[in-house]
RNA sequence: ACCUCAUCAAGAGCGGCUGAGGGACUGGCCCGGUGACGCCCGGCAACCGCUUGUGAAAUGCAGUAUCAUGCUGUGUUUCGCAGGAAUGGUGCUAACUCCUGCAGGUGGGUUUAUGAGGAUAAAACACCUGGCAGAUGAGAG
Numbered sequence: 001a002c003c004u005c006a007u008c009a010a011g012a013g014c015g016g017c018u019g020a021g022g023g024a025c026u027g028g029c030c031c032g033g034u035g036a037c038g039c040c041c042g043g044c045a046a047c048c049g050c051u052u053g054u055g056a057a058a059u060g061c062a063g064u065a066u067c068a069u070g071c072u073g074u075g076u077u078u079c080g081c082a083g084g085a086a087u088g089g090u091g092c093u094a095a096c097u098c099c100u101g102c103a104g105g106u107g108g109g110u111u112u113a114u115g116a117g118g119a120u121a122a123a124a125c126a127c128c129u130g131g132c133a134g135a136u137g138a139g140a141g
Stems, first nucleotide, its partner, number of pairs: 003139006013041001015040003021031003025101001027099002042093003047089002050084015097133001102130006110123005
């Protein structure tokens, strides 16, 4: 760097240092010398790891029964479910991943065009679904 899986609507300081840009990219819209971003401390969360209970499967051992399949007890591993702690590995700590970008759909006392009208088409807006991109974790080669 690429690939796979999961998550991205909750949560988190009136602290210290520093000093000019920052919010990945596009277009917006924001944050910022009333000090942003970053670093440290604090905090949040609980992905991995740890741990308790429980269910399933596989399997080891012991006892026991049968012609045979078994039954009972106990251990190990894997997976699922419900909890716990936070001393380990990360992560996060403005705004929904700040909104948006591609495709499809829904809506209406909106706008425009066409039409005599019913209506049709387009646009903007709101919402929904999927995708792209990104972020974080875990894993694989």
Notes
SAM riboswitch aptamer (S box leader) from an uncultured Chloroflexales bacterium, 141 nucleotides, folded computationally. Its mean pLDDT, the model's own confidence on a scale to 100, is 81. It was read from a public genome assembly, where an Rfam model found it.